[in-house]
RNA sequence: GCCGUCUGGAGAGCCGCCACGCCAUGUGGCGCACCGAAGGAGCAAGCCGCAGCCCGGGUGGGAUGGCGGUGAAUCUCUCAGGUACCAAGGACAGGGGGAG
Numbered sequence: 001g002c003c004g005u006c007u008g009g010a011g012a013g014c015c016g017c018c019a020c021g022c023c024a025u026g027u028g029g030c031g032c033a034c035c036g037a038a039g040g041a042g043c044a045a046g047c048c049g050c051a052g053c054c055c056g057g058g059u060g061g062g063a064u065g066g067c068g069g070u071g072a073a074u075c076u077c078u079c080a081g082g083u084a085c086c087a088a089g090g091a092c093a094g095g096g097g098g099a100g
Stems, first nucleotide, its partner, number of pairs: 002098002005095004013032001015031006033083003039079001040077003046070005053062003
């Protein structure tokens, strides 16, 4: 590092319209606003390659930008997900166990 298990675990509309309706802070659809911590996507330095430039007789050496590739996150995006309490979910952290 992987797989169970236990514990902790944040953010953000009680918004508007329509339908249903048990009439509610409900459910579903649409719209606008918002959040980042399931999942997903993006990239900096560095590294690699290519073409060019300079030096050298040559093996080679040097400088600087260009193009392409690679390239992490709790950063960025907000596709997905989510937005009262409870519940659920939850990155991550810790305890104990298992496989290898």